[in-house]
RNA sequence: UGGGGAAUCGUCUAAUGGCAGGACGACGGGUUCUGACUCCGUUAGUCUAGGUUCGAGUCCUAGUUCCCCAG
Numbered sequence: 001u002g003g004g005g006a007a008u009c010g011u012c013u014a015a016u017g018g019c020a021g022g023a024c025g026a027c028g029g030g031u032u033c034u035g036a037c038u039c040c041g042u043u044a045g046u047c048u049a050g051g052u053u054c055g056a057g058u059c060c061u062a063g064u065u066c067c068c069c070a071g
Stems, first nucleotide, its partner, number of pairs: 001070007010024004018054001025043006047063005
């Protein structure tokens, strides 16, 4: 420099263009003499900026970071 891929709660991971979910964690509560296990609830997210669309995590354009391949 060229080509390809990835980016979603604190972490991991889903989501035919139609309410963004689950697990773990954290917090609160139940249970227990205390703790562990377990149960219930809460918490919190689409990398950035535009565009298309009635509607975008998803499609398009540009950018940022990371990974792979070629040179």
Molecule: transfer RNA
Organism: Fluviispira multicolorata